[in-house]
RNA sequence: GCACCCUUAGCUCAGUUGGUAGAGCAACCCCUUUACACGGGGAAGGCCGUAGGUCCGAGUCCUACAGGGUGCA
Numbered sequence: 001g002c003a004c005c006c007u008u009a010g011c012u013c014a015g016u017u018g019g020u021a022g023a024g025c026a027a028c029c030c031c032u033u034u035a036c037a038c039g040g041g042g043a044a045g046g047c048c049g050u051a052g053g054u055c056c057g058a059g060u061c062c063u064a065c066a067g068g069g070u071g072c073a
Base pairs, nucleotide, nucleotide: 001072002071003070004069005068006067007066010025011024012023013022019056028042029041030040031039049065050064051063052062053061
């Protein structure tokens, strides 16, 4: 330098054919316990790497850029 893949909650990851973004764990609150742990329940937490474009509508499609990974030179 070229090609391909990844980027979504604090962490690990889903997200179907474009139609209002979810799970598990962690942290928080409640129940349970003398207390802790385990167990049960609840609430919170995101504008989906950045910037544009297409579309009535974009996490999803297109372009550029950034970060990470793999391969080739």
Predicted 3D model of a 73-nucleotide RNA (transfer RNA) from a Candidatus Kaiserbacteria bacterium. The coordinates come from a structure-prediction model, not an experiment, and the mean pLDDT is 80. It was read from a public genome assembly. It matches the Rfam family "tRNA". It is annotated as a transfer RNA.